[in-house]
C1' cells in the first nucleotide's frame, strides 16, 4: 500500500416560514399562547413471554415440537455465550442436515455382470484347431459403468488371483488407562468390517390445553319476553381431535324484527381509514439508502446509499 474477516456506532440536529395531529392555558367551539409528534430494523409473523377469555378444569391415546456438552437468562425462546465433533476457506473466520442404522420396514432412476449381489472386457489351467477362434473350469488383483461396487497400501504366495499369509494403516464394538465438570480426544488390549440415507417411515428421551387486543370489559339505546321444526336429567352444550372422566340445563336449524352508538383496554406519538410533512439556510465527516408505529416486551431472520471506530488475517514492496 492492496485485498479480506469479525464486532460496534450514525443514518439525523438547529433555526425560520407554511401545513397536519395530540395534550394544555380555559372555556361549548374557533382565533391566540405553550409543549410533544415514526425505526435500527417500525419489516417478516419465524419463536417465546406478559395480559385476556373459555373455566370448576384431571388422565390416557393420537398430534406437534425439540434433540452433542457446559452455562446465562425473573420465567421463556428452533434465544445468548463458551466448548466438542463434522464440513468449507491459505488464513482471520464461516456453516450445522449434531440422539439411534447392532429393533423393524423402506429408498437409491438410468447406466452397469451385479446395488444385501455378481462376471461385460480381461487374466490363468485343460482340450480341439495350420491359424483366426471355440468348449469347459478357475478368478475378482487390472479395465469399464456409476454418486456409491466384498476396508487401504506394501510384501510374500499362486496356474492366474483373493485377508490366502504377514506388516503397517482406516472405520467400528467392548474393556482398561490419561486429560477434561462434560461432550470428547490420546494410548494399550481383544473382537468385527457388503456400505449410504432417519430434513425416509420408525425407535428412544424430554416438552406442549386452545384461541387471541377485531382478546376482553362497562354504559346507553331500541325491538317482537316473535314464529316453525328437532334434540335434552336414559345427561344435550362445554372442555383443540378421540376415549375415560368432570360439569349440569338448555342446545341446534330455518323464517322474521331491533341495534351497528359511546367509554375503557390504549401508554412520554397514540391515530381509528388512519396525523408525525413540505421549502430554505447553517453546522458537520455524511445527511443520502432500506423504509412507516396500532396492546406491550425479549429474541431471530431479511433489506440498506454513505460515513466513522476497533481488533485480526493474507499478499506485495522497502528498511
Nucleotide at each position: 500500500g492492496a485485498a479480506g474477516u469479525u464486532g460496534g456506532c450514525c443514518g439525523g440536529g438547529u433555526g425560520a416560514c407554511g401545513g397536519c395531529u395530540c395534550c394544555u392555558g380555559a372555556u361549548c367551539a374557533u382565533a391566540c399562547g405553550g409543549g410533544g409528534g415514526a425505526g435500527g430494523a417500525a419489516a417478516g409473523u419465524c419463536c417465546g413471554g406478559a395480559c385476556u377469555u373459555c373455566a370448576u378444569a384431571g388422565g390416557g391415546c393420537a398430534u406437534g415440537g425439540u434433540g452433542c456438552c457446559c452455562u446465562c437468562g425473573g420465567c421463556a425462546a428452533c434465544g445468548g455465550g463458551g466448548g466438542g465433533c463434522g464440513g468449507g476457506g491459505c488464513g482471520a473466520c464461516c456453516c450445522g442436515a449434531c440422539g439411534g442404522a447392532a429393533a423393524g420396514u423402506g429408498c437409491a432412476a438410468c447406466a452397469g455382470a451385479a446395488a444385501c449381489a455378481a462376471a461385460c472386457c480381461g487374466c490363468c489351467a485343460c482340450g480341439a484347431g495350420c491359424a483366426a477362434u471355440c468348449g469347459c473350469g478357475g478368478u475378482a488383483a487390472g479395465g469399464g459403468u456409476g454418486a456409491a461396487a466384498u476396508u487401504g497400501u506394501g510384501a510374500g504366495g499362486u496356474a492366474a488371483g483373493a485377508g490366502c499369509u504377514c506388516a503397517c494403516g482406516u472405520c467400528u464394538u467392548u474393556g482398561g488407562u490419561u486429560a477434561g465438570u462434560a461432550a470428547u480426544a490420546g494410548c494399550c488390549a481383544a473382537g468385527g468390517a457388503g456400505g449410504g440415507c432417519a430434513a425416509a417411515c420408525c425407535c428412544c428421551a424430554c416438552c406442549a390445553g386452545a384461541a387471541g387486543c377485531a382478546a376482553g370489559g362497562c354504559c346507553a339505546a331500541a325491538u317482537a319476553g316473535g314464529g316453525a321444526g328437532g334434540g335434552g336429567c336414559u345427561g344435550a352444550c362445554u372442555c383443540g381431535g378421540c376415549c375415560c372422566g368432570a360439569c349440569g340445563a338448555c342446545c341446534c336449524u330455518c323464517c322474521g324484527g331491533g341495534u351497528u352508538g359511546g367509554c375503557c383496554g390504549c401508554g412520554u406519538a397514540g391515530a381509528u381509514a388512519a396525523a408525525u410533512c413540505g421549502u430554505c439556510a447553517c453546522a458537520c465527516a455524511a445527511a443520502u439508502a432500506c423504509a412507516g408505529a396500532a396492546u406491550c416486551c425479549g429474541g431471530c431472520u431479511u433489506a440498506c446509499a454513505g460515513g466513522c471506530c476497533a481488533a485480526c488475517u493474507u499478499c506485495a514492496a522497502c528498511c
A computed fold for a 319-nucleotide RNA from an uncultured Armatimonadetes bacterium, annotated as Bacterial RNase P class A. It was read from a public genome assembly, where an Rfam model found it.